The RNA shown here (Bacterial RNase P class A) has 328 nucleotides and comes from a Gaiellaceae bacterium. Model confidence (mean pLDDT): 76 of 100. The sequence is in RNAcentral, with records from ENA. Its Rfam family is "Bacterial RNase P class A". Its family is annotated with ribonuclease P activity, tRNA processing and dimeric ribonuclease P complex in the Gene Ontology. Rfam classes the family as a ribozyme. Lineage of the source: Bacteria > Bacillati > Actinomycetota > Gaiellales > Gaiellaceae. A source record names the gene rnpB.
This record gives sequence, C1' cells and structure tokens, in this order.
RNA sequence: GCAGGCCGGGUGACCGCGGGUCGCUCCGGCGGCUCGAGGAAAGUCCGGACACCGCAGGGCAGGAUGCUGGGGCAAUCCCAGGCGGCGAAAGCCGACGGAAAGUGGCACAGAAAGGAGACCGCCGACGGCGUUAGCUCUCGAGAGACGCCGGCGGUAAGGGUGAAACGGUGGAGUAAGAGCCCACCAGCGUCGUGGUGACACGGCGGCUCGCCAAACCCCGUCCGGUGCAAGGCAAACAGGCUCCGACGACGUGGCCCGCCGAGGAGCCGGGUAGGCCGCAGAGAUGGAUGGUCACCCUCGACAGAAUCCGGCUUACAGGCCUGCUACA
Repeated sequence: GCAGGCCGGGUGACCGCGGGUCGCUCCGGCGGCUCGAGGAAAGUCCGGACACCGCAGGGCAGGAUGCUGGGGCAAUCCCAGGCGGCGAAAGCCGACGGAAAGUGGCACAGAAAGGAGACCGCCGACGGCGUUAGCUCUCGAGAGACGCCGGCGGUAAGGGUGAAACGGUGGAGUAAGAGCCCACCAGCGUCGUGGUGACACGGCGGCUCGCCAAACCCCGUCCGGUGCAAGGCAAACAGGCUCCGACGACGUGGCCCGCCGAGGAGCCGGGUAGGCCGCAGAGAUGGAUGGUCACCCUCGACAGAAUCCGGCUUACAGGCCUGCUACA
C1' cells in the first nucleotide's frame, strides 16, 4: 500500500422511561423478575412479502434493463469468468447490445470536423526579373544553370490546430507524394482449433471503414396501479326499512276496511375522532430505550427503530485480526 472480517468505551452504585409476566390492591396504582436500537436503525434508490383496487386475450404508448456461466421468488443483488481502462504490484473501476437501418451532434482552435481539407511546407511545367561566383556549351554576349516573384497544377509524407484530421511503423516507389505496392501490427470478413459460453489462438482474404446511443432511434428481455395514513373488526349515535302496536285518533254512529299513531321487536347503518387488529424474540401513536456520580482506559465517531424482509448507496473518531504486494 491492497483485500477481507470484527469491535465501536468498560465496571459499579443510584434515579428514571416503555413492553411482558407474577404478586398485592383502597382498582387510582404499587412492588418483584425479565426484556428494551444500528452497522448503518439513515437515503427511500432497487426488489419481494403483505393489503386494497383493477384485469378476456393481444397490441400501442410509457418506463426499466443490456458481456458470459451459475446462484437467488426477485433486484441498479451476489459469486466466478471474459473483454476494456488504471496501477510497478497486490489489486481497483466499467449501463460492457447496435454507429454498414435512419435522423442528429462534434464547442473553442484550426485551411479543413466526414463521401473533409492546400495555411505553412514539398514538387512540376509556364511567365517575368536578376546573377554569371561555381559547373557545361560558346568568340563575346548569352543559353543551360542558380536565385527571387507571380498565378496554375500535383501532393495528406512533414509543420501547425484540436478531445478527435479518413489506420500505425518501416521499406520500396515517385517530380514530390500517397495502401499506389510490400512486410509486420491494429481493425474487418471468413475458416479451423480450444472453451458450456463471453472469448482466445492460428490460417487465409480483400486492402481501411472517425467519434458520440446515461442524443433520438433500432434490437432483445422485463413491467397493471396504489402503499400499513395499505387494509380489516367490534361497539355506540343520527337515520332508513319491515312487522307488531292501546278496542287510541280520523273517514263514520257501529262493524269491515283504509290511514295516523306513543311505544316495542328485527334488519341495515356513511364519514370524522376514539378502541382493537394488521404489529414483529424492542416496539409506540404524546410516541419508551435515558440521566447523575465514582474508578479505569487508547478519552469514545457517524448516528437513533415506526409493517416486515433481501439488497444497494451514503456517513463514521479510533482500534483489533487474517491474507497478499512493494521497498529497505
């Protein structure tokens, strides 16, 4: 330095708080015993259980996800492996399908950012001017030659810009150059071998194709919605319906019949608040899990449950153990 695991003040006394249980009680409580936060209880990011609602089947839209094998109900989960990147190493990180289906983007700088591009440079022929110092021709002067300038053409090797410049290195070739040609490497296609597979290695081929999909998009797979303030039970009240209802009132003096009727019985009974359940080997709905003192030590971090479980991520003073790497 790397990886994995563990602990995260200790002991005692006293005073408190909540749950359970036992005993006592004047029913208000009191006492004994016992249990009472975390590795993350956190963020609420992912998945599941559970609950209610919805649902013929399929599709569209929308969302999630994306190397391979195995595990797991499942998961932005775990283990092992492949590939890529980082590191001297132990090891760490990676949403890691498709850019030759289409659309789109590539800031600044730069000549040019994609069927690219001549700014400098290099080269060629032409025109103009100059020099004969060197070489050749020539009697001289000139011509070839050399130098400068101009527009024209060639060139993507070199310089320069950039995150990125139409494969890289070397050679051959050329006026100068270029996969134009050749060798190797990278990449692409194809074949063979090994591997369950991702893939690796090797042969052959034509000779080169920019990057971005956590841009739209395409392809494969998956996904109904809402979350315990889900949801359920009981009691009681207002109220509703049905039946009974005094020889009561009215029609009508009497009876039948109709209607009203204090009261009674049965059934139903929304919402809010409250009770119980949901609810737990901590566990409520004013919501407990704390405080003081003494001693000791390495002087104590991050932080506290609210339906439960599996993960991920984030925060964390300090300390312990194991394995490995590098240096001395």